[in-house]
């Protein structure tokens, strides 16, 4: 350093200002925000070496490839309520499936979905005196994963 098992911790941001209205952080103008892994022509650091080459490490995409959350469906395990019973329900855990948003133009260049510039676009469900990416709620939940530790194997 790698595989396996287990444990601990961590693991999402955002309507300022104005308009209409009895009433809107929900409408209108404007503003603001960007989970996780991968890739990465960029950047930084180090080493070799020689400047322009090579290697290593770190950072780098909301709209490129995937994943997670919401919602729905199916199966399994053990538990449990009703019932004489085939059965009909409840809640817990595990697994699988469906669903799952959004980018163009110009520049540079051998090459751009990632760089530079400009203009765009996207954002679960329930609630609300009025339509919500930003308020309240499920959620002190779940979770992609991240870091550290213990044991063990060759």
């Nucleotide at each position: 350093a790698u595989g396996a098992a287990c444990c601990u911790u961590c693991g999402g941001g955002g309507c300022a200002g104005g308009g209409u209205g009895c009433a809107a952080u929900u409408c209108c103008c404007u503003a603001c925000c960007g989970g996780c892994g991968g890739u990465g022509a960029c950047g930084g650091c180090g080493c070799g070496a020689a400047u322009g080459c090579g290697c290593g490490c770190c950072g780098a995409a909301g709209c490129c490839c995937g994943c997670g959350a919401c919602u729905c469906c199916c199966g399994g395990a053990a538990c449990u309520g009703c019932g004489a019973a085939u059965g009909c329900g409840g809640a817990u855990c595990c697994g699988g499936g469906a669903c799952u948003g959004a980018c163009u133009u110009g520049g540079u260049g051998a090459g751009a979905a990632u760089c530079c510039a400009a203009g765009g676009c996207c954002g679960a469900c329930g609630g609300u005196g009025a339509c919500a990416g930003u308020c309240c709620g499920g959620a002190u939940g779940a979770g992609a994963g991240a870091a550290g530790g213990u044991u063990u194997a060759a």
The RNA shown here (FMN riboswitch aptamer (RFN element)) has 154 nucleotides and comes from Paenibacillus sp. P22. Its mean pLDDT, the model's own confidence on a scale to 100, is 80. The same sequence occurs in records of 3 taxa. The RNAcentral record of the sequence draws on ENA, Rfam and Ribocentre.